[in-house]
RNA sequence: GGGGCCGUAGUAAAGAGGGAUUACGCAGCGUUCGCAACGCUGAGUCACGGGUUCGAUUCCCGUCGGCUCCACCA
Repeated sequence: GGGGCCGUAGUAAAGAGGGAUUACGCAGCGUUCGCAACGCUGAGUCACGGGUUCGAUUCCCGUCGGCUCCACCA
């Protein structure tokens, strides 16, 4: 330098045009003398920029970053 895959909450992931969701974690409440466990409630997230569209996390282009393969130099 070229190809492929990927980037979604604190962590791990699903979702692939129209309510952003699950598990663990976190906060509050209940139960307990207290803790744990359990139950209920809540906060918090689409890497960045542009395009298409009535509407983009999703499709297209670019940038950045990660993994991997190939090539080149030493």

Notes:
Transfer RNA from a Candidatus Omnitrophota bacterium, 74 nucleotides, folded computationally. The organism belongs to Candidatus Omnitrophota, within Bacteria. It matches the Rfam family "tRNA". Rfam classes the family as a transfer RNA. The prediction has a mean pLDDT of 85.